Model confidence (mean pLDDT): 80 of 100. Predicted 3D model of a 147-nucleotide RNA (Lysine riboswitch aptamer) from Atopococcus tabaci. RNAcentral holds the sequence, with entries from Rfam.
[in-house]
């Protein structure tokens, strides 16, 4: 060095990464209302701050001590479009389907670069291209076990 398991307060996807608070501002809405000169709130959104984090997190079903907890499925990420649905809304959020981009591992196939004194060739890495697959994944660390 390979390969299996296992542990971790380890790391990475990104410059719309996931979730939750919070000021401040527009919508809501001159509406619900109110009864003469008036008049909101919930929810969802934006800018900034800040807290946790990478199944971070949704979405279905089902238990249940019920609004919270728990198991099983399933989604790597965001994004743009089209239904559908929630919603005052052309905002925005779910959910399905498309397209491209995008990490990650693997296959295969050329070209270049790197490494081991120098040269070739051969391995190894690493860049590009093709293509599958899924986050119970991937990379690092450490322990154990095997040839």
């Nucleotide at each position: 060095g390979u390969g299996u398991a296992a542990u971790g307060u380890a790391g990475a996807g990104g410059c719309c990464g996931c979730c939750g608070a919070g000021u401040u501002c527009a919508u809501g809405a001159g509406u619900a209302g109110a009864u003469g000169a008036c008049g909101a709130a919930a929810g969802g959104g934006a800018u900034c701050u800040u807290g946790g984090c990478c199944g971070a997190a949704g979405u279905a079903c089902g238990a249940u001590u019920u609004u919270g907890u728990c198991g099983u499925a399933u989604u790597g990420g965001g994004g743009a479009c089209a239904u559908g649905u929630u919603g005052a809304a052309u905002a925005a959020g779910c959910a399905u389907g498309u397209c491209a981009c995008u990490g990650u591992c693997g296959c295969a196939a050329a070209a270049g670069a790197a490494a081991a004194g120098c040269c070739c060739a051969c391995u190894u890495u690493c860049u590009u291209u093709u293509u599958g697959a899924a986050g119970c994944g991937c990379u690092c660390a450490u322990u154990a076990c095997a040839a």